[in-house]
RNA sequence: CUCAUCAAGAGCGACGGAGGGACAGGCCCGAUGAAGUCGCGGCAACCAUUGGAGAUUUCCAAAACGGUGCCAAUUCCUUUAGGCAUGGCCUAGAAGAUGAG
Numbered sequence: 001c002u003c004a005u006c007a008a009g010a011g012c013g014a015c016g017g018a019g020g021g022a023c024a025g026g027c028c029c030g031a032u033g034a035a036g037u038c039g040c041g042g043c044a045a046c047c048a049u050u051g052g053a054g055a056u057u058u059c060c061a062a063a064a065c066g067g068u069g070c071c072a073a074u075u076c077c078u079u080u081a082g083g084c085a086u087g088g089c090c091u092a093g094a095a096g097a098u099g100a101g
Stems, first nucleotide, its partner, number of pairs: 001101006011040005019029003024078003041071003046067002049062005075095001080092005
């Protein structure tokens, strides 16, 4: 840089000791213990694997041995544009995250 996905899902313990939720504004989480590290567990199905269908690289399913990812809140919400018509909602985008190349 390109493509795909982002409304679902899944946490305990030990150490640690005040921050964290990307940035900004909100709104939240946090001494009933934040970040981080480790252990164990789990979710999911992007890659890989297996099976089936199809037929030219697509669809469906399984499993959790492998490469990642993830386990508060829709990517927590919003920022830009449009629509509906003043209430926030809807659509698209931007930004971000993850995977593959």
The prediction has a mean pLDDT of 79.
This is a predicted structure of a 101-nucleotide RNA (SAM riboswitch aptamer (S box leader)) from uncultured Selenomonas sp.
Of the family's consensus pairs, 97% are formed in the model.
The RNAcentral record of the sequence draws on MGnify.